[in-house]
Context: one part of a larger RNA
Molecule: small-subunit ribosomal RNA, 5' domain
Organism: uncultured soil bacterium
RNA sequence: GGAUGAACGCUGGCGGCGUGCCUAACACAUGCAAGUCGAGCGCGAUUAGACGGACUGGAGACUUCGGUCAAAGGGAAGACUAUGAAAGCGGCGGACGGGUGAGUAACGCGUGAGCAACCUGCCCUGUACAGGGGGAUAGCCACUGGAAACGGUGAUUAAUACCCCAUAAACCCACAAGACCGCAUGGUCAAAUGGGCAAAGCCACAAGCGGUACAGGAUGGGCUCGCGUCUGAUUAGCUAGUUGGUGAGGUAACGGCUCACCAAGGCGACGAUCAGUAGCCGACCUGAGAGGGUGAACGGCCACACUGGAACUGAGACACGGUCCAGACUCCCACGGGAGGCAGCAGUGGGGAAUAUUGCACAAUGGGCGCAAGCCUGAUGCAGCAACGCCGCGUGAGUGAUGAAGGCCUUCGGGUCGUAAAACUCUGUCCUAAGGGAAGAAGAAGUGACGGUACCUUAGGAGGAAGCCCCGGCUAACUACGUGCCAGCAGCCGCGGUAAUACGUAGGGGGCAAGCGUUAUCC
Numbered sequence: 001g002g003a004u005g006a007a008c009g010c011u012g013g014c015g016g017c018g019u020g021c022c023u024a025a026c027a028c029a030u031g032c033a034a035g036u037c038g039a040g041c042g043c044g045a046u047u048a049g050a051c052g053g054a055c056u057g058g059a060g061a062c063u064u065c066g067g068u069c070a071a072a073g074g075g076a077a078g079a080c081u082a083u084g085a086a087a088g089c090g091g092c093g094g095a096c097g098g099g100u101g102a103g104u105a106a107c108g109c110g111u112g113a114g115c116a117a118c119c120u121g122c123c124c125u126g127u128a129c130a131g132g133g134g135g136a137u138a139g140c141c142a143c144u145g146g147a148a149a150c151g152g153u154g155a156u157u158a159a160u161a162c163c164c165c166a167u168a169a170a171c172c173c174a175c176a177a178g179a180c181c182g183c184a185u186g187g188u189c190a191a192a193u194g195g196g197c198a199a200a201g202c203c204a205c206a207a208g209c210g211g212u213a214c215a216g217g218a219u220g221g222g223c224u225c226g227c228g229u230c231u232g233a234u235u236a237g238c239u240a241g242u243u244g245g246u247g248a249g250g251u252a253a254c255g256g257c258u259c260a261c262c263a264a265g266g267c268g269a270c271g272a273u274c275a276g277u278a279g280c281c282g283a284c285c286u287g288a289g290a291g292g293g294u295g296a297a298c299g300g301c302c303a304c305a306c307u308g309g310a311a312c313u314g315a316g317a318c319a320c321g322g323u324c325c326a327g328a329c330u331c332c333c334a335c336g337g338g339a340g341g342c343a344g345c346a347g348u349g350g351g352g353a354a355u356a357u358u359g360c361a362c363a364a365u366g367g368g369c370g371c372a373a374g375c376c377u378g379a380u381g382c383a384g385c386a387a388c389g390c391c392g393c394g395u396g397a398g399u400g401a402u403g404a405a406g407g408c409c410u411u412c413g414g415g416u417c418g419u420a421a422a423a424c425u426c427u428g429u430c431c432u433a434a435g436g437g438a439a440g441a442a443g444a445a446g447u448g449a450c451g452g453u454a455c456c457u458u459a460g461g462a463g464g465a466a467g468c469c470c471c472g473g474c475u476a477a478c479u480a481c482g483u484g485c486c487a488g489c490a491g492c493c494g495c496g497g498u499a500a501u502a503c504g505u506a507g508g509g510g511g512c513a514a515g516c517g518u519u520a521u522c523c
Base pairs, nucleotide, nucleotide: 001523002522003521004520006519007518008517009516010515013393014392015391016390017389018388019386020385021351026349027348028347030346031345032344035092036091037090040089041088047082048081049080051078055074056073060069061068062067099304100303101302108229109228110227111226112225113224114223115222118221119220123217124216125215126214127213128212129211131165132164133163134162141154142153143152144151145150171196172195173194174193178189179188180187181186201209202208230276231275232274237267238266239265242264243263244262245261246260247259248258249257279301280300281299282298283294284293285292286291306327307326308325309324310323329340330339331338332337357383359382360381361380365379366377367376368375369374396426397425398424399423406417407416408415409414430464431460432459433458434457435456436455440450467512468511469510470509471508472493473492474491478507479506480505481504482503488495489494
């Protein structure tokens, strides 16, 4: 000098674009952050309509005065149509998106290869197919346990839920004439033969949306290897599933991945093991470069979700807002037992030098579900707060000498602040008020949170907008007074003990400027 997710001190006008818990992966009140599909299924609260008329009502009529009949009006049950809430079964999605960096020195990451050892829902292409049957179960109803959370028993019901049979290959298994190829194990094609495995419907039965099997693609993932990846030798030896083999199990798949048996191996001064520290990279900062430092924001990968462990479901998880167990903590309790997990968005306490709103909207982009309409979306788009950063603009412009007043200095002549001010003439960026008013909306129309925002026009009026640090040398900038090794300054050298350009104040000056200094860290 440059840089920062900065903080602190003094000061502070506007706008655009960014950025904003680096500390306690500390604990969390409250709200929201993952639902959706009625074109898979049964049930059907509610509301409305037209029926229906128990009952009520009593105009009026009759009367032997005891009563009797009875219109209008109101109107329950019931059944019909429309509407379809909540819950339930079923499907798809909750493995994405969002957060954090605790752990990890590792095939975790980066880069380059490999899989003749693998999987892939939704999507695309192609081939073929969907015949028949069955039993349940939630819900609902009845009874019932419990304070609650949550259940139990019985009866009954549906499906694109579940099961069985059929049919079937280019699929799977066994066997196999034969053919071809390679990259070590080996791989590919394959006649014939035997065996095995599918399906679901919805719908105005129209269009359409779905279902099953196989093959290919695309996308996403899994695994393996070469090389690279911090510090310490005041850590020198480490290792029993350890290293290899055979067999078996397991996995989508290779493999000590697991197990039984056999062998005794494997790693290490080219630094094993141990200890410390740390998410890695694209990038970012600096530097002429080489290099050094960093890993906030944005993008890719990994890991984690109160702590530890485990599996279930599923195409995909060993699963942040799923399940189970254990633990710590918090809460409820009728003491028998239960509930919870902000490292999602806001927000609270705490810690700290220090880091924001319990905001608006799904209008756009994107995602989930749905044929769609649409619903959901704290992703996202915006707004709010903060000079935290970068960039831009303003705080006026021109004229104006008797060099006014005043301050400071003075050799008392004067010098300086200084065209600076006043005064006159202008301008209107920002500002205030009024009027107009977008693009962003795609696709004919409709649809904008931002937002009456940006922007435009008119009016008003210099009006509302400058500070901070420094002036001994380094280093641009000097005098006076006060103080008297005191009070103080200081990055280094060093200033201060009576004439201090170094302390304090004032005048003047220098530098930068909505900032300026200081501190911390990196080059």